RNA sequence: ACAAACCUUCGGGGCAGGGUGAGCAGCUAAGUCAUUAGUUUGCAAUUCCCGAUCGGUGGUAAAGCCCACGAGCAUCAGAGAUGAUGCAUGAUCCGGUGAAACUCCGGGGCCGACGGUAUAGUCCGGAUAGAAGAAGGUGAGC
Numbered sequence: 001a002c003a004a005a006c007c008u009u010c011g012g013g014g015c016a017g018g019g020u021g022a023g024c025a026g027c028u029a030a031g032u033c034a035u036u037a038g039u040u041u042g043c044a045a046u047u048c049c050c051g052a053u054c055g056g057u058g059g060u061a062a063a064g065c066c067c068a069c070g071a072g073c074a075u076c077a078g079a080g081a082u083g084a085u086g087c088a089u090g091a092u093c094c095g096g097u098g099a100a101a102c103u104c105c106g107g108g109g110c111c112g113a114c115g116g117u118a119u120a121g122u123c124c125g126g127a128u129a130g131a132a133g134a135a136g137g138u139g140a141g142c
Stems, first nucleotide, its partner, number of pairs: 005138006015051001017050003023043003026039005052122002054112002056069004064110002072087006092108005114125003
């Protein structure tokens, strides 16, 4: 100085505070029973309602909502790693500054896999998992 290869570590956050009460149980009455009715008795959605709160990776004037990637499910092949095919794959506007920003500042709005459960971005679970990638190390030769 060049470059394949190998190795190590890292690599996702979030319901404060309230309201309602499907339903369950207790008690009372009726009934042979199943059950039905009542009840200023208790429990009861972090999912519904108000409100609160969170934001992976690379690119670029600094991004949950611009471009791209990762994460999901199914089928087939394979001992496995993995590969192929298919399906699904969310959301942004205005103003200001500036050479340049849908990224900064101000304001308004919107989005969020699958299974469980009273309907979930936030609880529980697959997951002490996996991954885009990030940092570092070794490194034949001269």

The prediction has a mean pLDDT of 83.
Predicted 3D model of a 142-nucleotide RNA (FMN riboswitch aptamer (RFN element)) from a Chloroflexota bacterium.
It was read from a public genome assembly, where an Rfam model found it.
It matches the Rfam family "FMN riboswitch aptamer (RFN element)". Its family is annotated with FMN binding in the Gene Ontology.